[in-house]
Molecule: small-subunit ribosomal RNA
Organism: uncultured bacterium
C1' cells in the first nucleotide's frame, strides 16, 4: 500500500448499554397445603445517558478556511472538580400488555388496562433573573463589584444503607462561538466593481456582536499597495532537493477546516442542521399482490467497473482507548495483531582455506599462443539462514486471565547442502574481439551508429559496474549564475520606448535642534506533539523506537540607544532657478521681395532632322521641328558661399527683407534658499509615404501605354505619363526615427583640428590680426580601464550613484484571437499548438568575386600554318546483333590500354568436347617419352597397328597414363579496402618546421613591405633567429679549343669520323642607371653572354583523377563450372554524330626526261648487291657483309629542260571492274601490293577552334619498333627554311598582396518564394451541440417563523356553562428542485477557407550572399505566376575608383 470513478455497490461487520428509574415478563430453579409463594430473569417497551467522539475522504472552499498574534467590556458549554443552598405537597396520562381492525409487505388505526428518576401544578427562595435608584472601582468608552424596592421561577428518586442520583447559586477544569493585524497560487487578452450595496436610527432575532432580518433615512463603500471576474487549488506543522538563498510538494504520522448519493430543511440536544437520525425534492439501484414501499460503504473487509498501478469478504477485545453502567459486565472493523505485495528503508546469506597436467570445453589467434583461470575438479573446515528435535518468554501494575504464539529466544542434531541476477562496454562514462547483417535488420539520454572488413545493430567470448536485486518509464530539485534578492545583461549575440513635457511613485545638498516610525540591543510571552541535529538509552547490531537538550517557524509586547534613513522645526549657498551686460545661430511661424534654371505661349532667322542608347526603336519634326535671338506665362527649388561649420529635443532646418517668437554659450557684484534628478500612466511633437476637403501643378514621376533587352522580361535601360511630390485645414503616428549606445550627475593621463565667447599679451594701415590661458559645443588619435572580440577611452562602451525602459533558443510571430485607436490603410498590447539542434555575434584560415593592386605564360594580341566544309583512314558515341569482349569519358577519354585482331592473339557469340583438370605441390599404382601409318571426327579427341626400350650412387629421377584427396583455375566483382606505377594542376614558385615573439584562442609573425630575379632569385629594411623539401647548381646532349687512342678512306702523311679525358663563360671587364645593394642596360673580348640551345630531373599537395585488364594483393563469389580444350564466328557491323589525321581542291603547280646533295638507324630462321626475266608488284640468282668495311639504299623537296593555261582540266584521287605478285595451314567475311580501265566529292571551307617565337613554324623525304604478312599512327632522323610580337585593355591558366563574403563537400558553392503532393497542429466559419455563471418572470415540496374567525383538546381556573393553554387544517413571507426567455465564459464539432510546419530524387523562375552581375537593407504605397520590382523618403549592418577634408608621423 486506489494518485484513476468524491463511480456503483451483494453479502457481513463497525453504537450502544442501563434491571441500582419503570410496568410486563418467557425461561429456568427451589419451596409447596398444589391454590400458589420465592429466587432467577431473556426479550420488547417506557425513561436516563450514549449516538456531534472514534473511523473514512479531500468534492467544495482563495475564505478569518488555514497558519501566527492578540481581543470577547458581545458570548456558551452536558459529563469531571470544589463551595453554598435545598429536595415539602399533590395531580392527569400513556407505551408495552389484552381485543378489534386495515395492508401482499413497510406499517398503521380503533378501543380497553398500567408504572416511573416520563409529564403537570402548588409551596419554599440562600442565590439567580427582570425593572427602577444608590454607592463605587476600571477602562480611550461602554462593564463589574456591593446595597435597596418590587416582580418571576426549583427539585426525583433508588438502595445490597457504602452510595447513586436530582434542584439552584458561584469558581475551576477542559471543550466550543465570534472579532481582528500580518502571511501564503496563477491571469490586466478580467479595469473598473456595488441598491443590503456603505453608514446612521429603530425594532426582531441569536448563547453572543453584527445588514444577521426588516422599515425609514443620508449616498456612500471597494480598486493600479490589483478591486470585480476567470481559472486552479483542502491549509498548516512537514517531505524531497539544495552550500545557502531558493525550488517543488501537501503520501504515511499530527492540528485545523470542509463533506457523507446531489441539492434544500429543519427538530431533537449542553452540543448538529447530525456518515452509519427525521422531512421534502431530484437522479439511481432494488423489493411489490402494482395499491405501495426499500436504500445510500468518501467506517472494516470484499465485488464490479475504471486504470500503468494498489493488499484479507482474517484473529482478539489480552494491551491502549472510547461508550453504557455502583459493579460484574456488554459493545468497540477505535485499536493490538497475523495476512498479501523486494513498494521503501536496515540487516543476513548463497560459503572458507589450499589447490597448475594452468585439465576437459569455450572463445579467439600472428597458429607460437592467449583469454575465461585458482576459477572447477580435488583435498581439508564452518553451518549464519534452512530442516528436525527438544526447551520456551517479556508483553499482567492483587488473584486469574495472552489475540499475536508453540511465535521471538536457547540447547541439540543434519548436511555444502536448497538459494545469483540485472544492466552495461564508441564519446560523455568504468568496461573489447569474433561472428552474422549490409542504410536491411536494427540501435539511440545527447552527439549520433548502420551503404561488405560495425569495439555503436544481433549473437557468442570476455570484461566493467551494481547485487536480493538490477534496468526502463514517469515526476520533482539540482547542476542552470539558464529568472541572475543572495548572483546577470541590453554598440554589434535577445534586449534603450522615435522625441520631449510632466502626475503617482522611487530618490534626494550643508547645518543645528527634537522625535523615534524604520534600524540596532537586551527582555517577556508564545512558536502542541510529532520531524530535525547533538547526547544517552532499550531490542545480539541497524532499520526501528525511548528519554534529554538544542535549533527553527523570519511574529506580538516592554525597556533602551539616538550614529543613519524617516517625521517636525529653524539656518544656510554650493545643486536648481531669477536678474543685468553681451554673443552666435539653415531654431520655428508669418508677410512681401528676388534672379538663374527647366517647361510652356507667341513672334523672328533658318533646314532636315532631331532625342536616345551598350547598340536601337518607340517619340518629335517639311502642317517647319532642334538650334538661335526676342517677348510672355507658370510652378517648383534656392548654384557659388557652404565646412564630419552652426542651431534644434528629436524628427528635422539653407535666397534676400521685416514681423511675431522659442531655446542656448559667456561674463558678472545683486535675488530666492532644495524649489532638485528619474518618470509607470497621461499628455505634446513626429521623416517619408498614405488618407480626407479645397486650391496649385513647372519639373520629377508609382500605376499605366509605348519601345528595347531577353529562352521569357510582369524589371533594370529609352520614349510618355496619372496620382503624388507643393499650398491651407484635419487625419494617420509609423522607418536602419542609428551614436543600433535612455535621461542626470560625480570622478579618471594627454596631444591635436574646428565653432562661438572671455581674459591677458604682442602687433596695426585703427577695421582688426596673432600668440597664450580659460568656458561651452563638436571632430579625431590616445594613456589607464573596459570588452568575447570588433572596438570605446573625458561627447565612455571607464570607476561609481539615482531613476526609468527593455531582454530571457530559432522558427512558429510582432502572426491568431481578444481589446483599444483610426475615414481607411493600418497602429498599439500581444499568445499557444506544432516543429528543430540550433539560430547567433566577433574573428580565424582557406576558398570564391562578373572586387581591386602588382606580376607571369604562344594567355591575348602581331604573323605563318592549320582544323572545321569534301573523300579516305583510324578512334569513339550511338544504334545494330548469337557476339559486335573489356576498360579509357571536360582541359587530363575519343591513331588512349593496342610497338600491328585473317587462325592464333581473344578476355565475347554459337556448337562440340573434359573434370584433380591446360598450369604448381603432395600420395599409390602402371608405363620410357616419343615417332609413324590407319580410321571416325570440323577439331578437340577418341580407336587400332607398327616401332622404341631413357638417366642412375640401384634408393630413386625425369617424362607419361591411370586413381583417392588436399588443391588448381578464374581477364569473375569492388581501383570506394589496397601497393605499385601514371595524368594534371605544373618546371607553377611555391610548401612547411624549431626557437622565440604577439594574441583569451582559431591563428599570425618569420613568407609581409622597397627593389630585383626566370625563381621564397638575391639585396636592403623589419620581432625575428635560424633550417629543410622545392628554384638553381651537380647529369647527359649539342656548340669551340686541346690532348690521347682506335677504325674508315686514299699511294705516304694528312684529313674525316667515333671514342676518352681536359679547357673555356664568372657579369669576369668597361661606362651608365641603382640607395651606390642586389641588379639591370649598354659595350670590348670571344665558338658561345647574362639559367648559351634541348634533355633528364615533377615540392607539400589537389582530383575518393586513372588502373584489380600489365603485375602484385584484402575480403566476396564461383568449383561437371564464371575452369579448360578445339572448330567457326565476332571485336572489321551501319541511317548518322563527334575526335585525330592523311590526300586534294592545284599553275609558288601537275606531267615527263635529265641531274645535284644528307643524317639517324637495321641486317644471319637476316640484310640481300651484280647479272637475267617481267610494263609492274615482284621472280631467278646469289656475290658481300655478325658491319665506319657489304647491304638496306633510289633520299625527297631542289636544280635544269619541255609541256599543260585556269579548265571539275593532263588537277583531285574515292569508287568499281578485271587481270596479277607477295606473305601466311589458311587473305570469303578480313591483308598488302602491281597493271589496264573506271574516273566520286571536291575550285580553300559558317559559327568556332588548334599548333608555333628560330635552326622554331611550314614544306620535303629517310629510318626504326610492333611484325609472317600489313603504317595516313607512334618513336627518330636530317633537308629547304620564313613571319611577326606595339604592347598586357580584354578572353584562359596560374603566382603574390589586399577587400568582401551568408562559401568550407569550399561558386559545379550557398539559398528565396509560388505551384504540385503527403502529414501534422492552428486561425476564421453558416453553424451545430454540450458545460458553468449570474440576471428576469412563472410554478413551488419540506420546513421555520407569522397569522389563524374553522376544528381538536387529560392536567392549570371555574360549582357549572365556559376560558386560558396547547395541537391541527387553511392562509400569508421566505424557499430548493422544475419550466420559460435573453445573455457572459468556456469546450468538442463544421462543408468550406487562411496561412504555418515537416516530408525523398517534383515543376517555375534565381530573389540574397563577391559591386551576386540593378549594392543592400528599411517605414509606406502601388503593380506582379512567384520570389520580387518602380516611387518617395531613411540607413551603412556597401564594394570600387577619384576629389575634397581631416589626423599621426
Nucleotide at each position: 500500500g486506489c494518485c484513476u470513478a468524491a463511480c456503483a455497490c451483494a453479502u457481513g461487520c463497525a453504537a450502544g448499554u442501563c434491571g441500582a428509574a419503570c410496568g410486563u415478563g418467557a425461561u429456568u430453579u427451589u419451596c409447596u397445603u398444589c391454590g400458589g409463594a420465592a429466587a432467577u430473569g431473556a426479550a420488547a417497551g417506557u425513561g436516563g445517558c450514549g449516538c456531534a467522539c472514534g473511523g473514512g475522504u479531500g468534492a467544495g472552499u482563495a475564505a478569518c478556511a488555514c497558519g501566527u498574534a492578540g481581543c470577547u467590556a458581545a458570548c456558551c458549554u452536558g459529563c469531571c472538580c470544589c463551595a453554598a443552598a435545598g429536595a415539602g405537597g399533590g395531580g392527569g396520562a400513556u407505551a408495552a400488555c389484552g381485543g378489534a381492525g386495515c395492508g401482499a409487505a413497510a406499517g398503521c388505526u380503533c378501543u380497553g388496562c398500567u408504572a416511573a428518576u416520563a409529564c403537570c401544578c402548588c409551596a419554599u427562595a440562600a442565590g439567580c433573573u427582570c425593572c427602577c435608584g444608590a454607592u463605587g472601582u476600571u477602562u480611550a468608552g461602554c462593564a463589574a463589584a456591593u446595597c435597596g424596592a418590587g416582580a418571576g421561577a426549583a427539585a426525583a428518586g433508588u438502595u445490597c444503607c457504602g452510595g447513586c442520583g436530582c434542584u439552584u447559586u458561584g469558581g475551576g477544569a477542559a471543550g466550543g462561538g465570534g472579532c481582528u493585524g500580518c502571511g501564503g497560487c496563477c491571469c490586466a487578452u478580467c479595469a473598473g466593481c456595488u441598491a443590503g450595496u456603505a453608514g446612521g436610527u429603530g425594532u426582531g432575532g441569536u448563547a453572543a456582536c453584527g445588514g444577521c432580518g426588516c422599515a425609514c433615512c443620508u449616498a456612500g463603500g471597494c480598486a493600479a499597495c490589483g478591486a470585480c471576474g476567470g481559472g486552479u487549488a483542502g491549509g498548516g506543522g512537514g517531505c524531497c532537493u539544495g552550500a545557502g538563498a531558493g525550488g517543488g510538494u501537501g503520501a504515511a504520522c499530527c492540528c485545523c477546516c470542509a463533506c457523507a448519493c446531489u441539492g434544500g430543511a429543519a427538530c431533537u440536544g449542553a452540543g448538529a442542521c447530525a456518515c452509519g437520525g427525521u422531512c421534502c425534492a431530484g437522479a439511481c439501484u432494488c423489493c411489490u399482490a402494482c395499491g405501495g414501499g426499500a436504500g445510500g460503504c468518501a467506517g472494516c473487509a470484499g465485488u464490479g467497473a475504471g486504470g500503468a498501478a494498489u493488499a484479507u469478504u482474517g484473529c482478539u477485545c489480552a494491551a491502549u482507548g472510547g461508550g453504557c453502567g455502583c459493579a460484574a459486565g456488554c459493545c468497540u472493523g477505535a485499536a493490538g495483531c497475523a495476512g498479501c505485495g523486494a513498494c521503501g528503508c536496515c540487516g543476513c546469506g548463497u560459503g572458507g582455506g589450499c589447490g597448475a597436467u594452468g585439465a576437459a570445453g569455450a572463445u579467439u589467434u600472428u597458429c607460437g599462443g592467449a583469454u575465461c583461470g585458482u576459477a572447477a575438479a580435488g583435498c581439508c573446515c564452518u553451518u549464519u539462514u534452512c530442516u528436525c528435535u527438544g526447551g520456551g518468554a517479556c508483553g499482567a501494575g492483587a488473584c486469574a486471565g495472552g489475540a499475536c504464539g508453540g511465535u521471538a529466544c536457547c540447547a541439540g542434531a543434519g548436511g555444502a547442502a536448497a538459494a545469483a541476477g540485472u544492466g552495461u562496454c564508441g564519446g560523455c562514462u568504468a568496461a573489447c574481439u569474433a561472428c552474422g547483417u549490409g542504410c536491411c535488420a536494427g540501435c539511440a539520454g545527447c552527439c549520433g551508429c548502420g551503404g561488405u572488413a560495425a569495439a555503436a545493430c544481433g549473437u557468442a567470448g570476455g570484461a566493467c559496474g551494481c547485487a536480493a536485486g538490477c534496468g526502463u518509464u514517469a515526476u520533482c530539485c539540482g547542476g542552470a549564475a539558464u529568472u541572475a534578492c543572495u548572483g546577470g545583461g541590453c554598440g554589434u549575440a535577445a534586449a534603450g520606448c522615435g522625441c520631449g513635457u510632466g502626475u503617482a511613485g522611487g530618490c534626494g545638498g550643508a547645518u543645528c535642534a527634537u522625535u523615534a516610525a524604520g534600524u540596532c540591543a537586551c527582555u517577556g510571552g508564545u512558536g502542541a506533539a510529532a520531524g530535525c541535529a547533538c547526547c544517552g538509552g532499550g531490542c545480539u547490531a541497524a532499520a526501528c523506537u525511548c528519554g534529554g537538550u538544542g535549533a527553527g517557524g523570519u511574529u506580538c509586547g516592554g525597556u533602551g540607544a539616538g550614529a543613519c534613513u524617516g517625521g517636525u522645526g529653524g539656518u544656510c549657498u554650493g545643486g536648481a532657478g531669477u536678474c543685468u551686460g553681451u554673443c552666435a545661430g539653415a531654431g520655428g511661424g508669418g508677410u512681401g521681395c528676388g534672379g538663374a534654371a527647366u517647361u510652356c505661349c507667341g513672334g523672328g532667322u533658318g533646314u532636315a532632322g532631331u532625342g536616345g542608347u551598350g547598340a536601337a526603336a518607340u517619340g518629335c519634326g517639311u502642317a517647319g521641328a532642334g538650334a538661335u535671338c526676342c517677348g510672355g506665362a507658370g510652378g517648383a527649388a534656392c548654384a557659388c558661399c557652404a565646412g564630419a561649420g552652426g542651431c534644434g529635443a528629436a524628427g528635422g532646418c539653407g535666397g534676400c527683407a521685416c514681423c511675431c517668437u522659442g531655446g542656448g554659450g559667456c561674463a558678472g557684484a545683486a535675488c530666492u534658499g532644495a524649489c532638485g534628478c528619474u518618470g509607470a500612466g497621461a499628455c505634446g511633437c513626429g521623416a517619408a509615404a498614405g488618407c480626407a476637403u479645397g486650391g496649385g501643378u513647372a519639373g520629377c514621376g508609382a500605376a499605366c501605354g509605348g519601345g528595347a533587352u531577353u529562352a521569357g522580361a510582369g524589371a533594370c535601360c529609352c520614349c510618355g505619363g496619372u496620382a503624388g511630390u507643393c499650398c491651407a485645414u484635419g487625419c494617420c503616428g509609423u522607418a536602419a526615427a542609428c551614436g543600433a549606445u535612455g535621461u542626470a550627475g560625480a570622478c579618471u593621463a594627454g596631444a591635436u583640428g574646428u565653432a562661438c565667447g572671455u581674459u591677458u599679451c604682442a602687433c596695426u594701415a585703427c577695421g582688426g590680426u596673432g600668440a597664450a590661458a580659460u568656458g561651452u559645443g563638436u571632430g579625431u588619435c590616445g594613456u589607464a580601464g573596459g570588452a568575447a572580440a570588433c572596438c570605446c577611452g573625458a561627447u565612455a562602451a571607464g570607476u561609481c550613484u539615482a531613476c526609468c525602459g527593455c531582454c530571457u533558443g530559432g522558427g512558429g510571430a510582432g502572426u491568431a484571437c481578444g481589446g483599444u485607436c483610426g475615414c481607411a490603410a493600418g497602429g498599439c498590447u500581444a499568445a499557444a499548438a506544432c516543429u528543430c539542434a540550433a539560430a547567433g555575434g566577433a574573428a580565424u584560415u582557406g576558398a570564391c568575386g562578373g572586387g581591386g593592386g602588382c606580376c607571369c605564360g604562344c594567355a591575348c594580341a602581331a604573323g605563318c600554318a592549320g582544323c572545321g566544309g569534301a573523300g579516305c583512314g583510324u578512334g569513339u558515341g550511338g544504334u545494330u546483333u548469337a557476339a559486335u569482349u573489356c576498360g579509357a569519358g571536360g582541359c587530363u577519354a575519343c591513331a588512349c590500354g593496342a610497338a600491328a585482331a585473317a587462325c592464333c592473339u581473344u578476355a565475347c557469340c554459337u556448337g562440340g568436347g573434359u573434370u584433380u583438370g591446360a598450369c604448381a605441390u603432395c600420395c599409390c599404382c602402371u608405363g620410357a617419352a616419343g615417332a609413324c601409318g590407319c580410321u571416325a571426327g570440323a577439331a578437340a579427341u577418341a580407336g587400332c597397328g607398327u616401332u622404341g626400350u631413357c638417366c642412375u650412387u640401384c634408393g630413386g629421377g625425369a617424362c607419361a597414363g591411370g586413381g583417392a584427396g588436399a588443391c588448381a583455375g578464374g581477364u569473375g566483382c569492388u581501383g570506394c579496402a589496397u601497393g605499385g606505377c601514371u595524368g594534371u594542376c605544373g618546371u607553377c614558385a611555391g610548401c612547411u618546421c624549431g626557437u622565440g615573439u604577439c594574441g583569451u584562442g582559431a591563428g599570425a609573425u618569420g613568407u609581409u613591405c622597397g627593389g630585383u630575379u626566370a625563381a621564397g632569385u638575391c639585396c636592403g629594411a623589419a620581432a625575428a633567429c635560424g633550417a629543410g623539401c622545392g628554384c638553381a647548381a651537380c647529369c647527359c646532349u649539342c656548340g669551340g679549343u686541346c690532348a690521347g687512342u682506335g677504325u674508315u678512306a686514299c699511294a705516304a702523311g694528312u684529313g674525316u669520323c667515333a671514342c676518352u679525358g681536359a679547357u673555356g663563360a664568372c657579369u669576369g671587364c668597361c661606362u651608365g642607371c641603382g640607395g651606390c645593394a642586389a641588379g639591370c642596360a649598354g659595350g670590348a673580348g670571344g665558338a658561345a653572354g647574362g639559367u648559351g640551345g634541348g634533355g633528364a630531373u615533377g615540392a607539400u599537395g589537389u582530383c575518393a583523377a586513372g588502373u584489380c585488364a600489365g603485375c602484385a594483393u584484402g575480403g566476396c563469389c564461383u568449383u561437371u563450372a564464371u575452369a579448360u580444350c578445339c572448330a567457326g564466328g565476332g571485336c572489321u557491323a551501319c541511317a548518322c554524330a563527334c575526335a585525330c589525321g592523311c590526300u586534294a581542291c592545284a599553275a609558288u603547280g601537275g606531267a615527263u626526261g635529265g641531274u645535284a646533295c644528307a643524317g639517324u638507324g637495321g641486317g644471319u630462321u637476316g640484310c640481300u648487291a651484280a647479272g637475267c626475266c617481267g610494263c609492274g608488284a615482284g621472280g631467278u640468282g646469289g656475290a658481300g657483309c655478325c658491319a665506319a668495311u657489304c647491304c638496306u639504299a633510289a633520299a625527297a623537296a631542289g636544280c635544269c629542260a619541255u609541256u599543260c593555261g585556269u579548265a571539275g582540266u593532263u588537277c583531285g584521287g574515292a569508287u568499281u571492274g578485271u587481270a596479277g605478285g607477295c606473305u601466311g595451314c589458311a587473305a570469303c567475311u578480313c591483308g598488302c601490293c602491281u597493271g589496264c580501265a573506271u574516273g566520286a566529292a571536291g575550285c580553300u571551307g559558317g559559327a568556332g577552334u588548334u599548333g608555333c617565337u628560330a635552326g622554331u613554324a611550314a614544306c620535303c623525304g629517310c629510318g626504326c619498333a610492333u611484325c609472317a604478312g600489313c603504317a595516313u599512327g607512334g618513336c627518330g632522323c636530317g633537308g629547304u627554311g620564313a613571319a611577326u610580337a606595339c604592347g598586357u585593355u580584354c578572353c584562359c591558366g596560374g603566382g603574390c598582396c589586399u577587400u568582401g563574403u551568408a562559401c568550407a563537400c569550399a561558386c559545379c558553392g550557398c539559398c528565396c518564394g509560388u505551384c504540385a503532393c503527403g502529414u501534422c497542429a492552428u486561425g476564421a466559419g453558416a453553424g451545430u451541440u454540450g458545460g458553468u455563471c449570474a440576471c428576469g418572470c412563472c410554478u413551488g415540496a419540506a420546513g421555520u417563523c407569522g397569522g389563524g374567525a374553522a376544528g381538536g383538546u387529560a392536567a392549570c381556573c371555574g360549582c357549572a356553562a365556559g376560558g386560558a393553554g396547547c395541537c391541527u387544517a387553511c392562509c400569508g413571507c421566505c424557499g430548493a428542485a422544475g419550466g420559460c426567455a435573453g445573455g457572459g465564459c468556456u469546450g468538442a464539432u463544421g462543408a468550406u477557407u487562411g496561412g504555418g510546419a515537416c516530408g525523398a530524387a517534383g515543376u517555375c523562375g534565381u530573389a540574397a550572399c563577391a559591386a551576386g552581375g540593378u549594392a543592400g537593407c528599411u517605414g509606406u504605397a502601388g503593380c506582379g505566376g512567384a520570389a520580387g520590382c518602380u516611387g518617395c523618403g531613411g540607413c551603412u549592418g556597401g564594394a570600387u575608383c577619384a576629389c575634397c577634408u581631416c589626423c599621426u608621423u